[in-house]
Two RNAs folded together computationally: RNase P RNA and transfer RNA, 451 nucleotides in total. It holds a member of the Rfam family "Bacterial RNase P class A". Rfam links the family to the GO terms ribonuclease P activity, tRNA processing and dimeric ribonuclease P complex. Its mean pLDDT, the model's own confidence on a scale to 100, is 77.
């Protein structure tokens, strides 16, 4: 110095002038509401994408089976999760480190293009071998053989030795790897040891399936009040105890309402107030745990519109780039400090809230790897 | 604000349970014809929105992202 790898932190300050929203007082008008004025607050790490998960709300207290959907190493956290956080194993990377939808293919079904002889109870195109025949340096017809060639993404363990007509786990001997059995450690996934059995089994579940655990639906435009209008209208349709529809989502049983209901075209308002801002809230300390996170005690209240606030600008400072000039180290390149000048400062805008993830994105910081080079 | 859905030749739309993609109209070159149209025959043209991932192999199965496009008030 070069090229990485993990993690955290801010998201400019302060002060003026002109503005915007909201709560609260207070004042003046009005009684439908409407000006002013003070003080206090006033966007985010992503407020976003709506990909999970949940809370709140109505369906019944959320039933039962079938189907569907979802998740898949372990163990923990947490309302809950497909997040987290700590571990196994596999795989990339010299390394710091990362990364996994990571159960099951010796349950079952499929499927494996093309090439190839054969692609899944394997299989004989060249080849080597043995045998028969014949018009014999050859050809033909039977057979055996996966060691050698070819083909594939993949071709039924490697290597040596025996063996054999030639071969071949056909035997052995050592290496990989599978299943069984013991032991040790670990909560467990699993890790290590040591025996046995020639057992040598092909991928693909992000294919159908199997297993294990989980899941009613629908969403704030959900849903409650209040006002105000209107023609509570008109056809088709199913149905009133022989039960239509309706909760209930794709069925089916149960169960409960239950006289009425669906569609089409027509009509009216297209307005208020509440959900809705005190919550799985927020900062610190101290405690528990390796962590995610839990607990306890103090102290804070901290955006709320409904076409949609939270902004403009001027001045100082300050972070940074780049020029110029001074100053100091250096042999230079260059480094650091000061002065001036001229620029830059991103992604982006809460609309029911919360935990996540995943994507846009700026500038600092700390830590740590690998090369190089000099001391 | 929520819920769904879609992207494949220039334009409209097929395809799929994974084996390298088609159709019509368009475009071009022939025949017909005095030209032109229509009609025959022939041909051209694809990053399957875009980026990862499983898989020997993804237009198709997975997950991120981009873009377009539907639906949703309330009374009776």
């Nucleotide at each position: 110095g070069a090229a990485g790898c993990a993690g955290g932190u801010c998201a400019g300050a302060u002060g003026g002038u002109c503005g915007c929203c909201g709560c609260u007082u207070c004042c003046g008008u009005u009684c439908u509401u409407u000006g002013g004025a003070a003080u206090c607050g006033g966007a985010g790490g992503a407020a976003a994408g709506u990909c999970c998960g949940g809370a709140c709300u109505c369906c019944a207290c959320a039933g039962g089976g079938c189907a569907g959907g979802g998740u898949g190493c372990u163990g923990g956290g947490u309302a809950a999760c497909a997040c987290c956080c700590a571990g196994u194993c596999u795989c990339g990377g010299u390394g710091a480190c990362g990364a996994g939808c990571a159960g099951g293919a010796a349950a079952g079904u499929g499927c494996c293009a093309c090439a190839g002889a054969a692609a899944g109870c394997a299989a004989a195109c060249c080849g080597c071998c043995c045998c028969g025949c014949c018009u014999a340096c050859g050809g033909c017809a039977g057979g055996g053989u996966a060691a050698g060639g070819g083909u594939g993404a993949a071709a039924c363990g490697g290597u040596g030795a025996g063996g054999u007509a030639a071969g071949a786990g056909c035997u052995c001997a050592c290496c990989a790897g599978u299943c069984c059995c013991g032991g040790c450690g670990g909560c467990g996934a699993c890790g290590c040891c040591g025996g046995g059995a020639g057992c040598u089994c092909g991928g693909c579940a992000a294919a159908c399936c199997c297993c294990a655990c989980c899941c009613g639906g629908a969403g704030c435009a959900a849903g409650a009040c209040c006002a105000a209008a209107u023609a509570g209208g008109a056809g088709a349709g199913c149905g009133u105890u022989u039960g239509a529809g309706g909760g209930c989502u794709g069925c089916c049983c149960g169960c409960u309402c239950g006289a009425g209901c669906u569609c089409u075209c027509g009509g009216g308002u297209c307005g208020g107030u509440c959900g809705c801002a005190c919550g799985a809230g927020g900062u610190u300390u101290c405690g528990g745990g390796u962590a995610a996170c839990c607990g306890c005690a103090a102290c804070c209240c901290c955006a709320g519109a409904g076409g949609a606030a939270u902004g403009a600008c001027c001045a100082u400072c300050g972070c940074u780039u780049c020029u110029a000039c001074c100053g100091u180290c250096g042999a230079g390149a260059g480094g650091u400090g000061g002065u001036a000048g001229a620029g830059g400062a991103a992604c982006a805008g809460a609309a029911u809230c919360c935990g996540g993830c995943u994507u846009a994105u700026g500038a600092c910081c700390u830590g740590c790897u690998u090369c190089a080079a000099a001391u | 604000g929520g819920g769904c859905c879609g992207u494949u030749a220039g334009c409209u739309c097929a395809g799929g349970c994974g084996g390298u993609a088609g159709a019509g109209c368009a475009g071009c070159g022939g025949a017909c014809u005095u030209u032109u149209a229509a009609u025959c025959c022939g041909u051209u043209g694809g990053u399957c929105g875009c980026g990862a991932g499983u898989u020997c192999g993804a237009u198709u199965c997975u997950c991120g992202c981009a873009c377009g496009g539907c639906c949703c008030a309330c009374c009776a």